[in-house]
Molecule: transfer RNA
Organism: Minisyncoccota bacterium
RNA sequence: GGGCCUAUAGUUUAGUGGUAAAAUUCUGGUCUCCAAAACCAGCGUCCUCCGUUCGAGUCGGAGUGGGCCCG
Numbered sequence: 001g002g003g004c005c006u007a008u009a010g011u012u013u014a015g016u017g018g019u020a021a022a023a024u025u026c027u028g029g030u031c032u033c034c035a036a037a038a039c040c041a042g043c044g045u046c047c048u049c050c051g052u053u054c055g056a057g058u059c060g061g062a063g064u065g066g067g068c069c070c071g
Base pairs, nucleotide, nucleotide: 001070002069003068004067005066006065007064010024011023012022013021018054026042027041028040029039030038047063048062049061050060051059
């Protein structure tokens, strides 16, 4: 220098253009003499910009970060 893959909650990951989800962490509660476990509830999220579309986490372009390959 060129090519490919990837970016969603604090963490690990789902998500076929039509209300963004699960597990876990955290917070509160129930239970307990106390704590743990278990159960219930809550907080919290689409890397950035532009475009396509009635509508974008999803499709297209550029950028940024990460990974791999070629030279």